Source information
Model confidence (mean pLDDT): 83 of 100. Transfer RNA from a bacterium, 72 nucleotides, folded computationally. Rfam family: tRNA. Rfam classes the family as a transfer RNA.
[in-house]
RNA sequence: GCGCGCAUAGCUCAGUGGUAGAGCGUUCCGUUCACAUCGGAGAGGUCGUAGGUUCGAUCCCUACUGCGCGCA
Numbered sequence: 001g002c003g004c005g006c007a008u009a010g011c012u013c014a015g016u017g018g019u020a021g022a023g024c025g026u027u028c029c030g031u032u033c034a035c036a037u038c039g040g041a042g043a044g045g046u047c048g049u050a051g052g053u054u055c056g057a058u059c060c061c062u063a064c065u066g067c068g069c070g071c072a
Base pairs, nucleotide, nucleotide: 001071002070003069004068005067006066007065010024011023012022013021018055026042027041028040029039030038048064049063050062051061052060
């Protein structure tokens, strides 16, 4: 330099056009003498950035940034 893949909650990941979810973690409540386990409730996201397409974009297109893999 060229090609491919990835970027979504604190972490690991779903979601492939119609107001964004799970597990773990975290906070509170219940249970216990207490802790753990278990049950319930809550907080936490400008979906990497900027444009484009569309009535509507996390999703489709383009560029850029970062990370990984391959080729030279």